[in-house]
Predicted 3D model of a 102-nucleotide RNA (c-di-GMP-I riboswitch aptamer) from Sulfurovum sp. The sequence was found by an Rfam model in a public genome assembly. The model forms 85% of the base pairs in the Rfam consensus. Its Rfam family is "c-di-GMP-I riboswitch aptamer". Gene Ontology term of the family: cyclic-di-GMP binding.
RNA sequence: ACAUGAUAAAGCCAAGCUAUCUGUGAAGGUAGUGACGGAAAGCCAUGGGUCUUCAUUACUAUUUUAAAUUUUAAUAAUUUAGAAGAUUGCCAGGUUGCCUAA
Repeated sequence: ACAUGAUAAAGCCAAGCUAUCUGUGAAGGUAGUGACGGAAAGCCAUGGGUCUUCAUUACUAUUUUAAAUUUUAAUAAUUUAGAAGAUUGCCAGGUUGCCUAA
C1' cells in the first nucleotide's frame, strides 16, 4: 500500500413514533423523541425489482337511459403494453472515506 472485518479503539448513520412543511401521489425535508438495525445504512437513479401518477387493449361488476332485449355513457376493480416520477436502509453496479486484530 492492497485486501480483510474482530466481544478492538475512536467515532458515524438512524428504523419507528410525534409535530410541521412540500407534492395529485408514491414519497421527501425540518425539529423533537428514540434506537430497529447498519462496515459504507456516505454519495450517484446506471441496470433490475417494488411503488405512484397519467393514459390505455381486454375482461368483470355496478349505476343511468330504456316497456323488454340490446346498445351507449359513467364509475370501480383486474389486466396488457407505454410515458413520467419515487425508492441508494430492496438487489446489483460505479465512486469516495475512518481504524487495521487474525